The part of an RNA shown here (small-subunit ribosomal RNA, central domain) has 351 nucleotides and comes from Streptomyces drozdowiczii.
[in-house]
Context: one part of a larger RNA
RNA sequence: UUGGGCGUAAAGAGCUCGUAGGCGGCUUGUCGCGUCGGUUGUGAAAGCCCGGAGCUUAACUCCGGGUCUGCAGUCGAUACGGGCAGGCUAGAGUGUGGUAGGGGAGAUCGGAAUUCCUGGUGUAGCGGUGAAAUGCGCAGAUAUCAGGAGGAACACCGGUGGCGAAGGCGGAUCUCUGGGCCAUUACUGACGCUGAGGAGCGAAAGCGUGGGGAGCGAACAGGAUUAGAUACCCUGGUAGUCCACGCCGUAAACGUUGGGAACUAGGUGUUGGCGACAUUCCACGUCGUCGGUGCCGCAGCUAACGCAUUAAGUUCCCCGCCUGGGGAGUACGGCCGCAAGGCUAAAACUC
Numbered sequence: 001u002u003g004g005g006c007g008u009a010a011a012g013a014g015c016u017c018g019u020a021g022g023c024g025g026c027u028u029g030u031c032g033c034g035u036c037g038g039u040u041g042u043g044a045a046a047g048c049c050c051g052g053a054g055c056u057u058a059a060c061u062c063c064g065g066g067u068c069u070g071c072a073g074u075c076g077a078u079a080c081g082g083g084c085a086g087g088c089u090a091g092a093g094u095g096u097g098g099u100a101g102g103g104g105a106g107a108u109c110g111g112a113a114u115u116c117c118u119g120g121u122g123u124a125g126c127g128g129u130g131a132a133a134u135g136c137g138c139a140g141a142u143a144u145c146a147g148g149a150g151g152a153a154c155a156c157c158g159g160u161g162g163c164g165a166a167g168g169c170g171g172a173u174c175u176c177u178g179g180g181c182c183a184u185u186a187c188u189g190a191c192g193c194u195g196a197g198g199a200g201c202g203a204a205a206g207c208g209u210g211g212g213g214a215g216c217g218a219a220c221a222g223g224a225u226u227a228g229a230u231a232c233c234c235u236g237g238u239a240g241u242c243c244a245c246g247c248c249g250u251a252a253a254c255g256u257u258g259g260g261a262a263c264u265a266g267g268u269g270u271u272g273g274c275g276a277c278a279u280u281c282c283a284c285g286u287c288g289u290c291g292g293u294g295c296c297g298c299a300g301c302u303a304a305c306g307c308a309u310u311a312a313g314u315u316c317c318c319c320g321c322c323u324g325g326g327g328a329g330u331a332c333g334g335c336c337g338c339a340a341g342g343c344u345a346a347a348a349c350u351c
Base pairs, nucleotide, nucleotide: 004322005321006320007305008304012319014201015200016199017198021194022193023192025088026087027086028085029084030083031082033081034080035077036076037075038074039073040072041071042070047067048066049065050064051063052062053061054060091191092188093187094186095184096183097182098181099180103177104176105175106174107173108172109171110154115149116148117147118146119145120144121143125136126135162169163168206247207246208245209244210243211242215241216240220236221235222234223233258318259317260316261315262314263313266296267295268294269293270292271291272290273289274288275287276286277285300307301306324351325350326349333344334343335342336341
């Protein structure tokens, strides 16, 4: 390479946008590039295959036919793919009318709680544990009341509930802003799907500069435990956690399941819209329909577990990735980074 695979055995890039490329709806005409057919030339000889002949046979040699899967010219065919020209609306997008939402950014505000400070009441303990001790406290702690300061996080509602491409998003109000869904069918008329490179986003930790610092708390110190205890438990506690700007670019970044399209029994919740029926009206309700999100389950699939219209079923298009374990996601080189390190990525050797 052919082939086979990627939920859990090796294997889906963390996510999105998008360049080249690949692939691409219905219909008419045209060209005849691909495609198909005829014919001509060429495709050396040897070889190979088939038939026959010659050395006593065979190997070997000779003769005839075929092969030489190709290339070029020429004459045709035009369904399919393609080019060009035109039309269409079922894909895609736009408009109009609604609608749900912790989607994003900034600003302002609120209450509960912890801690600290001041003052009042009050007196000998408090705290902590399996039990203790370190620690705090007669210089008045703990407890309790009042006032003040400051930072961080937002109980209940809260929900296999919602939103977002993923990371993620939760007190309230205001301003700015992205996307979705439903209805309508007015407009455009294939404008689409995927996406090598590339670009952007990307939890936590970490880094730089400047702020901030209540609680928590790596490191560190002390007290215990223990044979030891560089731990688990306790008392403290720095960085950090928070904010602004700039880096880093990783994760069990997981549904361990790439994206798009079509098709293939149902049942039952829930969430957002719309329609019909019912209702004096509204709400509730019943039925239907579109979008999301769960559970159960048939066919089918699967090594099994399980998946099952939100597929891991049946097919098509495009991308990424895998090829025994260790060595190793390492070395070297290159690129990126302030650094930490990241990305790309072997071999010897060994089982």
The coordinates come from a structure-prediction model, not an experiment, and the mean pLDDT is 88.
The full RNA is in RNAcentral, with records from ENA.
The source organism's lineage runs through Bacteria, Actinomycetota, Kitasatosporales, Streptomycetaceae and Streptomyces.